[in-house]
RNA sequence: GCUGAAGUAGCUCAGUUGGUAGAGCACGUCCUUGGUAAGGACGAGGUCGUGGGUUCGAUUCCCAUCUUCAGCU
Numbered sequence: 001g002c003u004g005a006a007g008u009a010g011c012u013c014a015g016u017u018g019g020u021a022g023a024g025c026a027c028g029u030c031c032u033u034g035g036u037a038a039g040g041a042c043g044a045g046g047u048c049g050u051g052g053g054u055u056c057g058a059u060u061c062c063c064a065u066c067u068u069c070a071g072c073u
Base pairs, nucleotide, nucleotide: 001072002071003070004069005068006067007066010025011024012023013022019056027043028042029041030040031039049065050064051063052062053061
């Protein structure tokens, strides 16, 4: 330099043939216990890497760009 993959909650990951985003763990409050652990209920936490484009509407489609990984040279 070229090609491909990944980027979504604090962490690990889903999601969809375009219709206003979820799970597990972690975190907070409460219930339960003499206390802890385990268990249960509720809750908070997201400009979906960044910037544009298409569209009534984009995590999803297109382009560019950044980071990481892999392969080739």
Molecule: transfer RNA
Organism: Candidatus Multiplicimicrobium inquinatum